The prediction has a mean pLDDT of 79. Two RNAs folded together computationally: RNase P RNA and transfer RNA, 443 nucleotides in total. It holds a member of the Rfam family "Bacterial RNase P class A". Its family is annotated with tRNA processing, ribonuclease P activity and dimeric ribonuclease P complex in the Gene Ontology. It is annotated as a ribozyme.

RNA sequence: GCUACCAGCUGGGUGAUCGCGGGCUUGACGGCCCGAGGAAAGUCCGGGCUCCAUCGAGUGCACUGCCAGGUAACGCCUGGGCGGGGGUCGCAGGACCACCGACGGACAGCGCAACAGAAAGCAAACCGCCGUCUCGAAAGGGGCGGUAAGGGUGAAAGGGUGAGGUAAGAGCUCACCGCGGAUCUGGUAACAGGUCCGGCGAGGCAAGCCCCAGUGGGAGCAAGGCCAAAUAGGCAGCGAGGAGGUACUCACUCCGCCAAAGACGCUGCGGGUAGGCUGCUGGAGGGCACGAGCAAUCAUGCCCCAAGAGAAAUGAUCGCCUGAGCUCUCACGAGCUCAACAGAACCCGGCUUACAGGCUGGUAGCCUUU
RNA sequence: GCGGGCGUAAUUCAGUUGGUAGAAUGCCAGCUUCCCAAGCUGGACGUCGCCGGUUCGAGUCCGGUCGCCCGCU
Repeated sequence: GCUACCAGCUGGGUGAUCGCGGGCUUGACGGCCCGAGGAAAGUCCGGGCUCCAUCGAGUGCACUGCCAGGUAACGCCUGGGCGGGGGUCGCAGGACCACCGACGGACAGCGCAACAGAAAGCAAACCGCCGUCUCGAAAGGGGCGGUAAGGGUGAAAGGGUGAGGUAAGAGCUCACCGCGGAUCUGGUAACAGGUCCGGCGAGGCAAGCCCCAGUGGGAGCAAGGCCAAAUAGGCAGCGAGGAGGUACUCACUCCGCCAAAGACGCUGCGGGUAGGCUGCUGGAGGGCACGAGCAAUCAUGCCCCAAGAGAAAUGAUCGCCUGAGCUCUCACGAGCUCAACAGAACCCGGCUUACAGGCUGGUAGCCUUU
Repeated sequence: GCGGGCGUAAUUCAGUUGGUAGAAUGCCAGCUUCCCAAGCUGGACGUCGCCGGUUCGAGUCCGGUCGCCCGCU
């Protein structure tokens, strides 16, 4: 220097004209200001906000799971511990570096392990080894017993290495390592180190059931609040109506007075629909500086306000610059084409996924120079 | 906005305590028939949508992702 991978940041700039959405202003014309993202996406977690429900406890269901810190909260982030494979250094024990890890419990209980293999879960003699009896002239065969050191099978064979020991073997004994228990020291803790004890009966799977600990009330801005047409219901009042009652008169009719219900008209009230307003964007907000902290993050000070709309605007053209590709040119340079993923709908914090090109850092490989 | 289900052979579907992936139809070959159909026999056909993880072992369990379908409001 190039290439690949990983991590972080960025993800076109500027000017003009026309157009679109919102706000302010104007009598109007017009003018001024603002107008997508790091993921606005998936809706996978966590909250705010709002309404509904709610004595308390337990069970069920769902989720989380080393420890500590951060945070409004989290399944997120940071730091630490432990484990894993890798690299560098070192004679070695080991140390350091970056990366990865759903990392509680398998002496509470239940369950599972195909095939292979003799044996697969309070183990098991196929070959082998050893002892003994026996057949045989011998080689060797057979019976009984011992043996898990060796071979073989398997993902896994009930501690590992070495020494002693033994007929051969075996934690049978011993040393070191591992494991379990007790205790001491360091650490907030996870955990680490030491001492003593136990010869080892303790294997794997809990992203099988389960146990332990913890968290979780439900719904979602179409939440919710306010105003409120037309039409049709509801209620009240008045008018009208007149079943019926009644006074008077009375032979009868007519007339007067009182008056229920339905239908009808007018007025008012109430619920609710369309519609309008609100919730609505000044917030766990952003930028800079400084301080605390290993960091995540937090405190303080100064400055800034940056879509809020309804099925929904954020675009087009041209010039210059930026980047990539192609063509032409000896070269300077010129011309043409292209510009990733994607698009707000109550708002935040995360995670995940998509993403051309550029910048920075790390790792690996190759080439070149000193 | 809220929620549920599915993806397995060419097609339609099975696949449970995780252990060599199956059925029917279709396809190919043979038998049968004078020929065809039907029938009988045999055969081929699968990255279990994709990527990771757990496990000795994954179609099955867990996470992510893509596509399709359905329900409520």